The RNA shown here (Fluoride riboswitch aptamer (crcB RNA motif)) has 64 nucleotides and comes from uncultured Luteibacter sp.
RNA sequence: GCUGCGCACGGAGAUGGCAUGCCUCCGCGAACCGCCCCUCGGGGCUGAUGAUGCCUACAUGUCC
Numbered sequence: 001g002c003u004g005c006g007c008a009c010g011g012a013g014a015u016g017g018c019a020u021g022c023c024u025c026c027g028c029g030a031a032c033c034g035c036c037c038c039u040c041g042g043g044g045c046u047g048a049u050g051a052u053g054c055c056u057a058c059a060u061g062u063c064c
Stems, first nucleotide, its partner, number of pairs: 009027005016055005022050001034045004
């Protein structure tokens, strides 16, 4: 110096915020940046989570 593994650290996980003795991935040339149809002009669909809890926003129904 190179490569592999582990730990630590940092970062990411399709729309916001906080939390987690949590999960996965990546190491800045990275992880990540949803799906379907189409005449490629355009049209349609699910979800604020990676997962869970709470808050906020949005949507539906009921009651006052």

Rfam family: Fluoride riboswitch aptamer (crcB RNA motif). Gene Ontology terms of the family: positive regulation of gene expression and response to fluoride.